[in-house]
Context: one part of a larger RNA
RNA sequence: CACUGCUAUUGGAGUUCGGCUAAGCCAUGCGAGUCGAGAGGGUUUUGGCCCUCGGCGGACGGCUCAAUAACACGUGGAUAAUCUACCCUCGGGACGGGGAUAACCCCGGGAAACUGGGGAUAAUACCCGAUAGGUGAAGUGGUCUGGAAUGAUACUUCGCUCAAAUCCUCCGGGGCCCGAGGAUGAGUCUGCGGCCGAUUAGGUUGUUGGCGGUGUAACGGACCACCAAGCCGAAGAUCGGUACGGGCACUGAGAGGUGGAGCCCGGAGAUGGGGGCUGAGACACGGCCCCAGGCCCUACGGGGCGCAGCAGGCGCGAAACCUCCGCAAUUCGCGAAAGCGUGACGGGGGAACUCCAAGUGCUGCAGCGUUAGCUGUAGCUUUUGUAGAGUGUAAAAAGCUCUACGAAUAAGGGCUGGGUAAGACCGGUGCCAGCCGCCGCGGUAACACCGGCAGCUCGAGUGGUGACC
Numbered sequence: 001c002a003c004u005g006c007u008a009u010u011g012g013a014g015u016u017c018g019g020c021u022a023a024g025c026c027a028u029g030c031g032a033g034u035c036g037a038g039a040g041g042g043u044u045u046u047g048g049c050c051c052u053c054g055g056c057g058g059a060c061g062g063c064u065c066a067a068u069a070a071c072a073c074g075u076g077g078a079u080a081a082u083c084u085a086c087c088c089u090c091g092g093g094a095c096g097g098g099g100a101u102a103a104c105c106c107c108g109g110g111a112a113a114c115u116g117g118g119g120a121u122a123a124u125a126c127c128c129g130a131u132a133g134g135u136g137a138a139g140u141g142g143u144c145u146g147g148a149a150u151g152a153u154a155c156u157u158c159g160c161u162c163a164a165a166u167c168c169u170c171c172g173g174g175g176c177c178c179g180a181g182g183a184u185g186a187g188u189c190u191g192c193g194g195c196c197g198a199u200u201a202g203g204u205u206g207u208u209g210g211c212g213g214u215g216u217a218a219c220g221g222a223c224c225a226c227c228a229a230g231c232c233g234a235a236g237a238u239c240g241g242u243a244c245g246g247g248c249a250c251u252g253a254g255a256g257g258u259g260g261a262g263c264c265c266g267g268a269g270a271u272g273g274g275g276g277c278u279g280a281g282a283c284a285c286g287g288c289c290c291c292a293g294g295c296c297c298u299a300c301g302g303g304g305c306g307c308a309g310c311a312g313g314c315g316c317g318a319a320a321c322c323u324c325c326g327c328a329a330u331u332c333g334c335g336a337a338a339g340c341g342u343g344a345c346g347g348g349g350g351a352a353c354u355c356c357a358a359g360u361g362c363u364g365c366a367g368c369g370u371u372a373g374c375u376g377u378a379g380c381u382u383u384u385g386u387a388g389a390g391u392g393u394a395a396a397a398a399g400c401u402c403u404a405c406g407a408a409u410a411a412g413g414g415c416u417g418g419g420u421a422a423g424a425c426c427g428g429u430g431c432c433a434g435c436c437g438c439c440g441c442g443g444u445a446a447c448a449c450c451g452g453c454a455g456c457u458c459g460a461g462u463g464g465u466g467a468c469c
Base pairs, nucleotide, nucleotide: 001466002465003464004463005462006461009358010357011356012355013354014353016351017350018316024314025313026312028311029310030309033056034055035054038053039052040051041050042049043048063269064268065267073193074192075191076190077189078188079187082186083185087182088181089180090179091178092177093176095129096128097127098126104119105118106117107116108115109114133161134160135159136158137157138156139155140154142153143152144151167174168173195241196240197239202232203231204230207229208228209227210226212224213223214222244266245265246264247263248259249258250257251256271292272291273290274289275288294305295304296303297302322348324347325346326345330344332341333340334339361380362379363378364377365376366375367374368373385405386404387403388402389401390400391399412458413457414456415455416454417439418438423453425452426451427450428449434441435440
C1' cells in the first nucleotide's frame, strides 16, 4: 500500500476511491458556446422565440498511460536558422467600384439520413482597382547591436506582389488595415544525466560527409539528383526484454533500497491504421475523408455510431461510489456591457481510504463477592442522542450558538506452552477431530484441539493474506 474475517457511537480535516485486470465493449442524459453594438429572414399574445449568413471561441479546460529506452524527460545552453490569434506601447491610414449567396418563396427525389432544380435579398461575408506597404536582386554611404554581420538602418534602380469596415452605436464608446517594438505561447538544435541482458558482437546503404536543389515559419540526408566511402561499436553499438519521464512518495540513523496511482510540470494517445482541409495555432477526444474490425437502424436502395469527459451499465476480476444539486464562489469562452454558457469547478450523497479529536458516565449507602466487580437504592452531570429557536447555505444539509428532556442512545477484536503479557482452572475429545509464521501440541488426567469460566493486550477498532523497505 492492496484485498479480506469479525465488530462498529459521534464530530472535524485531507493531495483517498475501476491506477494494478480488459488503451475491453457501451443503452440513456448531460459535458462549448457566445455576439441583436456585423447582416438578412420566419413567427408572434409586441415580452419574445426561432432560422440562416458573418465574427471570435470549439488547438483551452477534462480523461487516460497504450506506445515510447527517445533530445520523451530533467538540467544548462543555442536560434547569426524561426513563427506567434487575442493582449500592451508607439507611428501612420481607412479612397473608388462590383458580382454573388444562405435562411425565405416555388417545384421535386428519398423510409430515413439527407438531397436536386428555379426565384429574391443583405453584410464587419466575397471580389476588382488605387494608394500606403511587403518582398527579392544589384549598387552606394555611414551608423547600431554583437564574441563574430550574413542582422538592423538610409537612399537609388529593376522585378514580383499588394491593405482596410469610416463599419456599428444607447454618442459614452466599440471596432477595421499597415508598420515597429514588447509580452505570452510555441517550433527546431545541442552539452550533461538516469533501466536490465554479452547465453545479443559486430551494426549501418539515405547509411556518414560534400556540392546543388526541393520543401518548411525555420535549420537539417527531412526529401531528391550527382560525387566521395564513410559513420557507430567492449566507455557496450546493434538486437532482445521491461518501462511514459520528473517534482516527489514509502522505508532507513545514514548511505542506500523500492515505487512512479492520486496532486503539480513535461510528453504521448483518443476503437487499430493512414490522409488531407480549415486556421495564428491541429496533423484536431465530443471536425472531415479512406481502409480494417465491432455494433445499430433500414421500406434492402441506403444510412448511423466509437464514454482513456461526468454520471451510469455489461464484462473482467481479490479489488474501487450517485444515471444527485448549482453556476452563489473560482476559472475559461463570447459580449461595449447587462449577461449567457461551463459534469471545468463549487456543493451534497456513498465507502472501516488516511489522519486528528471526543464519548460509551460520576458519587454516596446497602447486599453479595477473596479481589475486580455485580445487584438494589438515593443523588449528580449532559458529550453523542431526541425536540425546538437562531445562524449557516445558491438552495439545502452538516457545523456553530442557545433552550428543554433524559443515564437515557453507544464495545469489540485477538490472544493466554515457548518466543510473548496473560490458566499447571472445569467439561469434552483420545495421533481422531483439530491447532501451529517457527519450535512444536493431540495415542485417557492436553496450561497448546473444541466449549465454559477466569485472565492478558489493543481498542472503534482488531485479526488474517499478499507487496516493498
About this RNA: The part of an RNA shown here (small-subunit ribosomal RNA, 5' domain) has 469 nucleotides and comes from an uncultured archaeon. The full RNA is in RNAcentral, with records from ENA, Greengenes and SILVA.